This is a predicted structure of a 93-nucleotide RNA (THF (Tetrahydrofolate) riboswitch aptamer) from Candidatus Gallimonas caecicola.
Rfam family: THF (Tetrahydrofolate) riboswitch aptamer. The family has 101 seed sequences and 747 matches in Rfam 15.1. Rfam describes the family as follows. Tetrahydrofolate (THF) riboswitch was first reported for Ames et al. as an RNA motif in 5' untranslated (5'-UTR)regions of folate transport and biosynthesis genes in Firmicutes genomes.
Model confidence (mean pLDDT): 77 of 100.
The source organism's lineage runs through Bacteria, Bacillati, Bacillota, Clostridia and Candidatus Gallimonas.

[in-house]
RNA sequence: AGAGUAGCCAAGGCGCGUCAAGUGCUGCGAAACGGGACGUUGUUCGCAGACGAAAGGGAAGUGUUUUCUCUGCGGUGCCGCGGCGCGUCCGCU
Numbered sequence: 001a002g003a004g005u006a007g008c009c010a011a012g013g014c015g016c017g018u019c020a021a022g023u024g025c026u027g028c029g030a031a032a033c034g035g036g037a038c039g040u041u042g043u044u045c046g047c048a049g050a051c052g053a054a055a056g057g058g059a060a061g062u063g064u065u066u067u068c069u070c071u072g073c074g075g076u077g078c079c080g081c082g083g084c085g086c087g088u089c090c091g092c093u
Stems, first nucleotide, its partner, number of pairs: 001093002007084003012079004016074003025049007035090005055071006
């Protein structure tokens, strides 16, 4: 001097929901997080609580609601070119 984590942004792809899950918020508990130890910050999981949405067209069916499809929508799930990427001590190259 360099490599290497959890994660973050994001082209793009495949899905889910729109008949309301998901996302986000609060409280409690827990787990993992450069190769090791300590530590900080974020991340994730479980429970409880509050809040809350963008729908429209076509076809079929039937008896007030279902199925399929298209266009949208959701601070939506997964993967992810590329980019960013822990502090101290020790270790590796």